[in-house]
About this RNA
Small-subunit ribosomal RNA from an uncultured bacterium, 1492 nucleotides, folded computationally. It matches the Rfam family "Bacterial small subunit ribosomal RNA". Gene Ontology terms of the family: structural constituent of ribosome and ribosome. The RNAcentral record of the sequence draws on ENA and SILVA.
RNA sequence: AGAGUUUGAUCCUGGCUCAGGAUGAACGCUAGCGGCAGGCCUAAUACAUGCAAGUCGAGGGGUAACAGAAAGUGCUUGCACUUUGCUGACGACCGGCGGACGGGUGAGUAACGCGUAUAUAAUCUGCCUCAUACUAGAGGAUAGCCCGAAGAAAUUUGGAUUAACACUCUAUAGUAUCAUUUAAAGACAUCUUUUUAUGAUUAAAGGUUACGGUAUGAGAUGAGUAUGCGUUCUAUUAGUUUGUAGGUGAGGUAACGGCUCACCUAGACUACGAUAGAUAGGGGCCCUGAGAGGGGGACCCCCCACACUGGUACUGAGACACGGACCAGACUCCUACGGGAGGCAGCAGUAAGGAAUAUUGGUCAAUGGACGAAAGUCUGAACCAGCCAUGCCGCGUGCAGGAUGAAUGCCCUAUGGGUUGUAAACUGCUUUUAUACAGGAAGAAAAACUUUCUCGUGAGAAAGCUUGACGGUACUGUAAGAAUAAGGAUCGGCUAACUCCGUGCCAGCAGCCGCGGUAAUACGGAGGAUCCAAGCGUUAUCCGGAAUUAUUGGGUUUAAAGGGUCCGUAGGUGGAUAAUUAAGUCAGAGGUGAAAUCCUGCAGCUUAACUGUAGAAUUGCCUUUGAUACUGGUUAUCUUGAGUUAUUAUGAAGUGAUUAGAAUGUGUAGUGUAGCGGUGAAAUGCAUAGAUAUUACACAGAAUACCAAUUGCGAAGGCAGGUCACUAAUAAUCAACUGACACUGAGGGACGAAAGCGUGGGUAGCGAACAGGAUUAGAUACCCUGGUAGUCCACGCCGUAAACGAUGGUCACUAGCUGUUUGGACUUCGGUCUGAGUGGCUAAGCGAAAGUGAUAAGUGACCCACCUGGGGAGUACGUUCGCAAGAAUGAAACUCAAAGGAAUUGACGGGGGCCCGCACAAGCGGUGGAGCAUGUGGUUUAAUUCGAUGAUACGCGAGGAACCUUACCAGGGCUUAAAUGUUUGGUGACAGAUCUAGAAAUAGGUUUUUCUUCGGACACUAAACAAGGUGCUGCAUGGUUGUCGUCAGCUCGUGCCGUGAGGUGUCAGGUUAAGUCCUAUAACGAGCGCAACCCCUGUUGUUAGUUGCCAGCGAGUAAUGUCGGGAACUCUAACAAGACUGCCAGUGCAAACUGUGAGGAAGGUGGGGAUGACGUCAAAUCAUCACGGCCCUUAUGUCCUGGGCUACACACGUGCUACAAUGGUAGGUACAGAGGGUAGCAAUACUGCGAAGUGGAGCCAAUCCCAAAAAACUUCCCCAAGUUCGGAUUGCAGUCUGCAACUCGACUGCAUGAAGCAGGAAUCGCUAGUAAUCGCGCAUCAGCAUGGCGCGGUGAAUACGUUCCCGGGUCUUGUACACACCGCCCGUCACGCCAUGGAAGCCGGUAGCACCCAAUGUCAGUGUCCUAACCUUCGGGGAGGAGCUGCUUAAGGUGAGAUUGGUAACUGGGGCGAAGUCGUAACAAGGUAACC
Repeated sequence: AGAGUUUGAUCCUGGCUCAGGAUGAACGCUAGCGGCAGGCCUAAUACAUGCAAGUCGAGGGGUAACAGAAAGUGCUUGCACUUUGCUGACGACCGGCGGACGGGUGAGUAACGCGUAUAUAAUCUGCCUCAUACUAGAGGAUAGCCCGAAGAAAUUUGGAUUAACACUCUAUAGUAUCAUUUAAAGACAUCUUUUUAUGAUUAAAGGUUACGGUAUGAGAUGAGUAUGCGUUCUAUUAGUUUGUAGGUGAGGUAACGGCUCACCUAGACUACGAUAGAUAGGGGCCCUGAGAGGGGGACCCCCCACACUGGUACUGAGACACGGACCAGACUCCUACGGGAGGCAGCAGUAAGGAAUAUUGGUCAAUGGACGAAAGUCUGAACCAGCCAUGCCGCGUGCAGGAUGAAUGCCCUAUGGGUUGUAAACUGCUUUUAUACAGGAAGAAAAACUUUCUCGUGAGAAAGCUUGACGGUACUGUAAGAAUAAGGAUCGGCUAACUCCGUGCCAGCAGCCGCGGUAAUACGGAGGAUCCAAGCGUUAUCCGGAAUUAUUGGGUUUAAAGGGUCCGUAGGUGGAUAAUUAAGUCAGAGGUGAAAUCCUGCAGCUUAACUGUAGAAUUGCCUUUGAUACUGGUUAUCUUGAGUUAUUAUGAAGUGAUUAGAAUGUGUAGUGUAGCGGUGAAAUGCAUAGAUAUUACACAGAAUACCAAUUGCGAAGGCAGGUCACUAAUAAUCAACUGACACUGAGGGACGAAAGCGUGGGUAGCGAACAGGAUUAGAUACCCUGGUAGUCCACGCCGUAAACGAUGGUCACUAGCUGUUUGGACUUCGGUCUGAGUGGCUAAGCGAAAGUGAUAAGUGACCCACCUGGGGAGUACGUUCGCAAGAAUGAAACUCAAAGGAAUUGACGGGGGCCCGCACAAGCGGUGGAGCAUGUGGUUUAAUUCGAUGAUACGCGAGGAACCUUACCAGGGCUUAAAUGUUUGGUGACAGAUCUAGAAAUAGGUUUUUCUUCGGACACUAAACAAGGUGCUGCAUGGUUGUCGUCAGCUCGUGCCGUGAGGUGUCAGGUUAAGUCCUAUAACGAGCGCAACCCCUGUUGUUAGUUGCCAGCGAGUAAUGUCGGGAACUCUAACAAGACUGCCAGUGCAAACUGUGAGGAAGGUGGGGAUGACGUCAAAUCAUCACGGCCCUUAUGUCCUGGGCUACACACGUGCUACAAUGGUAGGUACAGAGGGUAGCAAUACUGCGAAGUGGAGCCAAUCCCAAAAAACUUCCCCAAGUUCGGAUUGCAGUCUGCAACUCGACUGCAUGAAGCAGGAAUCGCUAGUAAUCGCGCAUCAGCAUGGCGCGGUGAAUACGUUCCCGGGUCUUGUACACACCGCCCGUCACGCCAUGGAAGCCGGUAGCACCCAAUGUCAGUGUCCUAACCUUCGGGGAGGAGCUGCUUAAGGUGAGAUUGGUAACUGGGGCGAAGUCGUAACAAGGUAACC
């Protein structure tokens, strides 16, 4: 410090998630030791039991217990009992001090509670220290003890008697307090200090002589009070308050004060957030972070609050009191039912709650506290120990050598390697720790006591003596021996670490993206690896990363985000000059900022954690002194900002009035006749009662053609015929005046399109709703005919719009070019300069890009508004406004990992431009109708084997199913059966022939029987090793193939442009069959394609002439190159020539095009073939073959027989033959090319009507054969009909092939003679030697061809053209598509789940208000009743009390409301769900442009 995730890819915006650190943690697995720390975060829930606050006899009366002593009694002469407070001591009691500290908890509290800084001239302070003074006299009680009484108890009560450092009275008294008074000084407003005089008021306690007490002052410590500043969230909490705010007086308090009361005034707080609600103890500090910040408030320290809940006071120096009191309430316990007792948020512990948190331990040895003169006692404070990996730190589980790289395990490309792995075994070494034994601390300083010394009421110093819970612990030594000690998580990316097996969208994983549907590095296991390590992971929470709330440090045209516009209040900001001030600001000094913590140095535990010590820091607050540039305040001046006046202009600026013509409609009248109107086409509608059309006149309302323009005006909304009146604005110009008067603007106010609402008018046209007609599957729409509200006017509401430049306002600055509106100056009338608007293009800059660019989205300043992932939702609730409609403000639960912006490449469009193609058109011939052939689907079947299925399956794999093929079915058999190879051994067979059983395979029987060069060969057999599968997966693959498409495209290198994906090149203008070529050009080149090179064909030449040829010469035949010869021609087959827009004319820059041009056999690719770019369709094929994985192994292998693949209500494709006269039958006569042939082709002869048969020449082929070419031509007949057309079907008889033609072959003869008379919708092929038509050959093959592949014969018609259909190419455009339109996607309904709003009601909580009742208690009054201290004249008085009354008050009760939560019949929408239903709204012109 970043990373993953939106996309086909890119950049950006933006959320989600991860890597780090931390914890009072918990859970899972695991666990050797020690040190230091920590340990109920939940129920401030309830508590059994024990302990946690006592002490002082040197305050007192005393003597219950213990000990001693003394005396007495019984007597066993040392035991028991009794007595004596006599002694040590001491229960209970009186009294003093302490129980206000220490310890716990965080409920309450948003507060002077806390923090910080001040004030106290407004205060108190026990014990302690210092100083001064004093400590006199007297008295009456009371507890205890004793005797009674009541009660279960707790406890209460009567009588008698008694003490004190308990209590009371008196005296004395001042530097104390108060009142009056004199003088001086000081301060901060009231005042304070010192001082003079007078008057009044208060004191004590003794004692054992150590001490203690009283008064006053000072100090220290502690506490109280007041103030400035700081201190969470909500405005869907905007007003709150009556002791409230202030004053006077009084009371009260330690003290100020409405603290309380009486009276007076009507104030006080609040947008700088009062009041209300929610939450919360605050701080030092802790975690995180670079910091600023954010989060927290465990342990330790400070403060506060509380002590079962609520209230109250008493005592006291201090409390409204955790282990005190009283009252009320809830709960628990005891009870004799009358009444009582209690408070663990002290330490342990228990129950409960909870994911979760320890021992009913030891000691006062140390530190500290209370009391005491002290010894000492008490101390769950404290110090220790126990439990817990809860955390931090440290140590260990060994170290070295050791390769045959052992064995096992695991993996692989498997004869062999790799890994585990120097790991182990083995050898040597060490002993921390653990174990055993032995030794053994520091922590202790004292006090007291004894002795000595110094000064002397007493204190100080020295020496001696004593004290350890932890603990026989830390630590040290010795002994033996590797001995006693390793796990957890992870391994797809982020993120370090990979393989096998199992599983098969199952089981499961998952922090995000996402894995899993038969080859999972992602699930589970194993091996291996990685990271940490006595721990490792998970979960939870916080910070970080997150610049994702942005002060440091973000944004707002299109991603979320500029208010609809203006005016203006508070506020914020603000021109120039000078003076002054010193608030902000800056500097110095002082005080404070507790300690601990953090940081640094040093030191102590073996180190570290931990601890000690010193420093630094504590960024803050307060006080004070100074500086004065800037900001602020005050004063004065200025004119440039702003404004006023004047002049000149401008305009659809506004309001009111008035007026004009065109059009439309209506009415009246005329002319006139059958339609008009409307549409894609129609219909509804109007019209013979006279429409439409046309003419004239009249009336009505609304809107203003041309001018008219990225024109003008206005703040925006908006504004358009003309004229008048009133009002406002803007610009320019030169002067005059004011003198900062300015800018922005939260709240607030005004204006504000359309629609809508109210009242009253008006209504020509248009026109929601509505009606009808069409369209349609439907059509509550689009289209048509009508038509009401409305649109118009006046007045009043509403207050919203995609109110948009999606761009807030103001000011300043920053290159240019070019229009236009309206001013001004100058002008040589051509123009030039200068303002204010309004447009276009562009530089720099900015921007994610698109873009923007002086009218900024640039560079700066000021102010306002707004944003923080998508959905839920601009919804709900609440509130305000409104007549309503609704507007404004404005959430949450839940849910997703995206949503989004700009641009890129594709694809697509019922977008556009250009171009091409038998694509259409123009033609010719077909298919679709019939019969048959063949393939497919379907059906059937034991099986009808399998595959191919739009184009790109269907006469396809199959180039040939009777058996075989054959993969299917039925039945019968076999288990290494076939082939091949290797090695070893053995045999001489095997095979054949024949017989038996059988359907055959097979089984059994009989018979015959190797060769040899002796090396062996051949065959069989036995054994071993390697089987086989047309079983599955073409979505694991190779190879091959189809299609787009023989379409013209597809890419690369370098350069350039762009942040980038990408672009450019490859585009543009021409041209071409072509990305073919040319020109232009930030491109220049290149590759795969195109073309060419190759083959056939068309012309010629050269060479060569056999089996081919025969012109000329000769021979011969009935005839034939038959023969001798020939090498001319044809032909054969090799080479070569030829065609290149080369020449000419025209057009053109060129490329090129045009031409009935020339020449030429051929002319613009001459014709045909082969040749198929990058890629697309998970296209086809595991059944050609090959191959990974899976599956079968007496079977899914293999052999045999028979059957099936040939079935047949039907549907489709491809063909053949026809329907006839351009024909058919019969006869005659011609002309090919290309092939094939020895298990063959077969001439020829004979036989048969024929298919064929019997002989068989020739030919391994330019020689012989198949072989006859057929249409054609010619002659006769047929005469328009189901025929002399057509040939299906069927019968009979045959031929051939073949082991075998039944299922199931082809052919022949005779007989039979279906359908069919030109084929609906629709659809196919073809542009020239083509279509059409005619025959021939070949492959396969025993046989079987209407199919396929070839060959030649005859041989057309048409193409104006590119509007349309289909397909393709290219450019451009839109896109919400990228699985790419067979895309995406919206809403209702139905079903399930989830959260939520409303709701008659029901059940709670909280805070107040009013009234009733009112405990305890303070205060006040009263006090007839009662009372020890003092006085007394003895009657009483003074003083006090019980009781009673009053004010007030907790709790309780009642009532009406407020607020908040839960729940609820029913109901509303929302979200999410598997492939549901209905439509198709949006994205392309989305098929009616979309949206507000």